A computed fold for a 72-nucleotide RNA from a Betaproteobacteria bacterium, annotated as transfer RNA. The sequence was found in a public genome assembly. Rfam family: tRNA. By type it is a transfer RNA.

[in-house]
């Protein structure tokens, strides 16, 4: 330099045009002498940045940034 894939909650990931979700974690309460486990309730996102297409974009297109791999 060229190519491919990935970027979504604190972490690991799902969601592939029509209200953004799960597990774990976190907070409060219950339970316990206390802790763990368990039960109940709750909070949390500029969906990597920008632009475009569309009635409507996490999703499609372009571009930039970051990470990984392959080729040179």
């Nucleotide at each position: 330099g060229g190519g491919u894939g990935c970027g979504u909650a604190g972490c690991u990931c799902a969601g592939u045009g029509g209200u953004a979700g799960a597990g774990c974690g976190c907070u409060g309460c219950c339970c316990u002498u206390a802790c763990a486990a368990g039960g109940c309730a709750g909070a949390u996102g500029u969906c990597g940045g920008g632009a475009g297409u569309u009635c409507g974009a996490c999703c499609c297109u372009c571009u930039c940034c970051g990470c990984a791999c392959c080729c040179a």